[in-house]
Context: one part of a larger RNA
Molecule: large-subunit ribosomal RNA, domain II
Organism: Bittarella sp. HCP28S3_D9
Parts: sequence; structure tokens; C1' cells
RNA sequence: UCCGGCGAGUGUAUGUAUGCAGCGAGGUUAAGGGCUUAAGGCCUGAAGCCGCAGGGAAACCAAGUCUGAAUAGGGCGAAGCAGUUGCAUGUAUAUGACCCGAAACCGGGUGACCUAUCCAUGUCCAGGUUGAAGUUGGGGUAAGACCCAAUGGAGGACCGAACCGACCCCUGUUGAAAAAGUGGCGGAUGAGGUGUGGAUAGCGGAGAAAUUCUAAUCGAACCCGGAUAUAGCUGGUUCUCCCCGAAAUAGCUUUAGGGCUAGCCUUGCGUUAGAUUUCCGGAGGUAAAGCACUGAAUGGGCUAGGGGCCGAGAGGUUACUGAACCCUAUCAAACUAAGAAUGCCGGAAAAUUGAUGCGCAGGAGUCAGACUAUGGGAGAUAAGUUUCAUAGUCGAGAGGGAAACAGCCCAGACCCACAGCUAAGGUCCCCAAACAGGUUUAAGUGGAAAAGGAUGUGGGGGUGCACAGACAACUAGGAUGUUGGCUUAGAAGCAGCCAUACAUUAAAAGAGUGCGUAAUAGCUCACUAGUCGAGUGCCCCUGCGCCGAAAAUGUAACGGGGCUAAAACCUGUACCGAAGCUUGGGCAUCGUCGUAAGAUGAUGGGUAGGGGAGCGUCGCAUGCGGGGUGAAGCCAUAGCGGAAGCGGUGGUGGACUGCAUGGGAGUGAGAAUGCCGGA
Repeated sequence: UCCGGCGAGUGUAUGUAUGCAGCGAGGUUAAGGGCUUAAGGCCUGAAGCCGCAGGGAAACCAAGUCUGAAUAGGGCGAAGCAGUUGCAUGUAUAUGACCCGAAACCGGGUGACCUAUCCAUGUCCAGGUUGAAGUUGGGGUAAGACCCAAUGGAGGACCGAACCGACCCCUGUUGAAAAAGUGGCGGAUGAGGUGUGGAUAGCGGAGAAAUUCUAAUCGAACCCGGAUAUAGCUGGUUCUCCCCGAAAUAGCUUUAGGGCUAGCCUUGCGUUAGAUUUCCGGAGGUAAAGCACUGAAUGGGCUAGGGGCCGAGAGGUUACUGAACCCUAUCAAACUAAGAAUGCCGGAAAAUUGAUGCGCAGGAGUCAGACUAUGGGAGAUAAGUUUCAUAGUCGAGAGGGAAACAGCCCAGACCCACAGCUAAGGUCCCCAAACAGGUUUAAGUGGAAAAGGAUGUGGGGGUGCACAGACAACUAGGAUGUUGGCUUAGAAGCAGCCAUACAUUAAAAGAGUGCGUAAUAGCUCACUAGUCGAGUGCCCCUGCGCCGAAAAUGUAACGGGGCUAAAACCUGUACCGAAGCUUGGGCAUCGUCGUAAGAUGAUGGGUAGGGGAGCGUCGCAUGCGGGGUGAAGCCAUAGCGGAAGCGGUGGUGGACUGCAUGGGAGUGAGAAUGCCGGA
């Protein structure tokens, strides 16, 4: 990992609802007893329970009663009726209560043959080294101290086997071993090692102390019991078909991944409404707007006050400041004199819809939602962010499109069809289906991106100049007063300041556009004439393009090939394209009509969940059967049924077994890191 078997909503009691049955103002027996059989019945048994009357705390009263002083008011009742017993099913409560699963808690015992400490009694420590005290002799001294040499043999002394330990690496890691092995390593006369016997026990002991040890178990041992502890948690929960079909919200919660009530689903009964559009009548203060209010805020005018200056003061003055007021241009979720669209409430009629509304009763599930669009808040006008609101989709929704892609676009799958039409989206090939006309783009733009930049190119508009000759180019001129004045070392058109509508000659020529010089000089422009001969300069709006443009394995920002139309915009007509719609056939559910058969209309995606109808397994009862001329089981198989399933035939097998009806369950396996067995 696979296969086989086993494996999870049950029993009792008591409520409650529904269905069926009995009896019915009543219904019913319990224990016990009797009878009869050996296994269940029948009979008895009215104690008790429920109902038939309520009110009151009660005494008590009673169609009333309680409160109360009350014949008042008020509360709860009656005013005319249905219960009760049994069975079945749903559900609730109590219990192990659908099954498996703790970490733990408590009680009673068993453990110190492991290990810790202690007690008693034994035992063990090769060999080598060092050489304390003391002692002896000598020296030394007044006597000593002291010194020297011997002797001596101390020490948690030294080196190092046994023995005890365990510092380092490696090997081992389904090991040779549930802690070892090789090589090194520490202690090795001591707080040493070790044998035997004994002591201390779990709310405990022991501990040179580490939460360390207490039998491979230790922040509280092990065994049995309470015990199926509890588990708001995780996992699992077994046949089929049919009808309907959610929620991820609110309030409360030691509550937030759990509950309760409501909301939303379902079933039954009752009732007669409901929804949408048009119209009418309402309330409102959002969007936009506005600035009278509350605030914010721009420029100006006018102006009280304040400041400065002058003045002895009175007062004057002011290129300062400045409330209020006026004009002007603005802003606001917590501003509004005014104010939509939608939405909301109510109403009449019509149209559409066709049980969708409401009430009562039984059963639920849901309380982690996700994205998209729109309107907001939070955040950074960040997030596949977070939090509300409205709608959609997913959730619980398959199909077609978006290359692939829960939440986007189209569209809601009862079944069958080698029939047709369409939606979104497409029509060169992959890949079903396309042509015609007009225009644009040259960037592979299309097929990623901003501020910003640019004689890219198309369209529209405005304006200036222009055959009295423009624009561009070329030829020629571009002068004089004058080197304007000032300044300056110099300043001569061209450092700077002032003037600049100065004047003269002129076709024209600035007291000078730029380059240049130390300053001049020089080049050039404006301006003018000529040559040439038809457009040219600038601005605005707009279509499509260009640059801006750097990323990590490999082109890699059309799905690919490839495309200059097979790109973009516009127009027209076709076609393709889905489980949509239609056509033909079939099934089911619900409604209507019908005695029925049937006809007709609508409906049939579906998780949690509610409801309905069935299949199969094993016992039992009754009836009917089958079987050595071959039962069950097993194998094969082309039959039947809407499914679970059923049946026939053949083989195998060798003795039991089926169908109908009723009734009863240890009644259906793929999952539980399921359990047992096997491969």
C1' cells in the first nucleotide's frame, strides 16, 4: 500500500407533535390474585392517573372567584364541549446516549533485585616515585634557637595497571547494543571501589541540588478500580430514487471557531391575501448646488481701534496693523435660505404574475463567508487590506467565452437525438465560421505604463503676409550728426546708468539683434532694392502613432504559427457558436378538468437541511412452494427495471431453501494516522 471480515443515532423512563386504532363525558388499569400451559396468554384487580371548572398564597368559595370597606373598578375564568388508552414515527429531557480519542483527578494496593542516601558486616586497590613530623649522630650556643648528615615513612601527595569513571573525535543511528565500539582521556589510600543483609514509598522517599533518582516510566512511579471521567475540539458515520431548499446577519452571552431568541429553509393545517409596472397622495435633506447661518478663506475699498512720528497740551500725521461694513473670487462629514434622481410609506383602477402573502403547529441547518460593480469610512483617494451599505455571481452552479483561470461576460444542466435558431465571443492556420465599402496607423503600434518631450502623420478651424511679387535662397546696400550723454584707465551700436516716437540723407538703415576687440577694427541681424515666380508663417481643437521604457533558468507583455491587414475606427450583409431557445420521442412532480382512463398547463442545477417513496440483509408468524432428475454459496453471461436491484441459462458445488403478507432488527462500508487477519 492493497484485499477480506468487524466497525458508529440504540435501550429505558417521561413530555410533546403527527398518523393509525379502541372507547368516548368519559378513557385507562398498576402491583397483586385466579385459570391454563411451560410459555405466553386469558380473566380479575378502580388503588392511582388524565379529562369533565375555575379562582385564590391558603382557609375557602364556586360559573364564578381573587383583590377590596364595597352590591365599585380591575385580574384570571365561564358563557356550551373532547378526551383518553395503545401502537408507530419525528423531536426534547434524564441517563455513556452516534462512534473513536486526551493531558488529567480521586480511592485502594504493588514496588529501593535499577537507582539515591543511610545502617550492620565483610572484601579489594600490580608496580614505581617523592620523602612531612619525629628520632639518632655531628656542628653550634652560657643554655638554646639554628645548621649538616643519616634514619624515618606522612600525604583527600606524584606516575601508572586492576577497579571506578566518562572529557574529545570518529563509527554506529530499521545499531552487534532502547546509550555501545575503536582511539585517546580523568581518579586510582580515598569525601575510594565493591559483595551480602537491612532501612526510607508516591499529597511520599532520597538528593555534594541536575526537576536528579525512585525497576528502559518521574514537575509527581506503577497496577487495579471510580470509568464508556469530561472533551463548546479534531476525525469518522455504511443502500437508492423523487420534491423543496438555506445561512455565513441582528440582539444577548467570562461571549467572540460555542450557545439562546429572531431572520432565512422545510412539512402539515387554516386563512385570503401578496409582488411588479403605470397613476395619485405623502414624509425626507443625500448628490449636485449655494454662501443667508456656523466656520474656513483670496484680492481690493472704506473705516472704529491699536502702533510709529510730531507736539507742553489740544491735536495733527502715517508707504504700519486692522475688527465691523461694502465689492470681488472660493471651500466644508460633524454648514444649508433652497434642493434632485433613486429608494421608502399609503391609496384607486388596469395590466402582468399565479400561491409567491399571513397565522398556528412539527423538524431543521446557519452565526469563519469570498470576489466583482457602485456609494462611503479606516489606510497612503496602498494592498488578492480592513469595515459598512446596495446589487450580482461563487458558496450550493454544470455548459459556452475570457489560452489556462470559484467570484468577470453569456447562460441556469429531467433523459435521448449524426435535427434547427441564437447569446457572449468569434469567422488566415492550429480551430467551427467572412465578405463588401470608407478612412487611419508604419510604430509589429496592435500585442503593458506616467509626468514630460518632439517640424511623425491625418482631419477641422483661426489669423498674418502674398502676382502692386510674399516665404526661403542668392546679389547689393545697411549711411550721417556721433566716439549720443554719463561713468570709466578705456566704454566708440554691443560692461553699466540715463535718454531712445533725437534728428539728417534716403529705396532703406535701431543712438542698434548677436559674435567679436583692452578700446577701436572686423563679421552679422533688423530694414531696403534687385533676381526668382506661388504659395508661405504662426496659433487653437482633434484622430492614430514616436520617445520616455532596466531583472533575474529560455524567445516569454498576440495562446502559438504567423499577420501591414489576419491592426484600429466606421458602415452593411452573412455565417459559426452553449447542456440557452425550438423540433421529435420519453420519464417524473404539482395544479386544473375528469368516476376513471386520460387530457391540458406549469415545473424538474443543488451543499447544510426538511419532506416523500422504495430496494436489499438477518431472525419470527401465517399461507403457498422448490430440492440428489441437484438446495444454498461461488464463477460466467448478450435478459428485465427509473435506481437500490431482480430474474433466466450454463458451470461448479453437494443439502438445504424461496415467494407473498404481517411483524421485529446487532440491517447496507471507502475513508475514522480505525480494529483483527492476510498478501